Lysine riboswitch aptamer from a bovine gut metagenome, 158 nucleotides, folded computationally. It matches the Rfam family "Lysine riboswitch aptamer". For this family Rfam cites "Riboswitches Control Fundamental Biochemical Pathways in Bacillus subtilis and Other Bacteria" (Mandal et al., Cell, 2003). The family has 47 seed sequences and 3,224 matches in Rfam 15.1.
RNA sequence: AGUAGAGGCGCACAAUUCAUCAGUACCCGCUUAAUUUUGGGCAAACGUAAGCGGCGAAAGGGGAGAGUGCCGAGGCGCGGUUUUUUGCCCGAAGAAAUCGCCGCCGGGGUAAUGCAGAAUAUGCAUUGCACUGUCACUUAUUUUAGUGGAGAGCUAUU
Numbered sequence: 001a002g003u004a005g006a007g008g009c010g011c012a013c014a015a016u017u018c019a020u021c022a023g024u025a026c027c028c029g030c031u032u033a034a035u036u037u038u039g040g041g042c043a044a045a046c047g048u049a050a051g052c053g054g055c056g057a058a059a060g061g062g063g064a065g066a067g068u069g070c071c072g073a074g075g076c077g078c079g080g081u082u083u084u085u086u087g088c089c090c091g092a093a094g095a096a097a098u099c100g101c102c103g104c105c106g107g108g109g110u111a112a113u114g115c116a117g118a119a120u121a122u123g124c125a126u127u128g129c130a131c132u133g134u135c136a137c138u139u140a141u142u143u144u145a146g147u148g149g150a151g152a153g154c155u156a157u158u
């Protein structure tokens, strides 16, 4: 340097399906009001906002999951590019895809805090707790136990 592997509630995608989203948005009718998106400007009146009544969704996110690809699997952070979110323009904030960094994290669980989210679901981050795999050092040899490190690692093999 190449090849093949291991960790386990292991990681990611996922046809299909279920609940939620929500009696919400849109639309229609009536009434009332003075303004309009989160900031600025313009446009629009068959407009805008609120209340009542009628009709009544969807996407994202989530549970299960045929099957597929894998073990830096993948996730996050920072930076760049493109698209997108309001009637239009500028801005702000968000979302998706993609590229870069030899940035951070061995893995799952759980608690607290914070962010996102319609949400008490779930995801992500930080910190703590025990558990687990791997290597090193020390210790034990019928039983092991302790400390520390990180996947750019570990094991086997050429």
Base pairs, nucleotide, nucleotide: 001158002157003156004155005154008071010070011069012068013067016064017063018062027054028053029052030051031050032049033048036044039090040089041088042087074105075104076103077101078100079099080098081097082096083095084094085093106132107131109129110128111127112126113125114124115123116122134149135148136147137146138145

The coordinates come from a structure-prediction model, not an experiment, and the mean pLDDT is 78. Of the family's consensus pairs, 98% are formed in the model.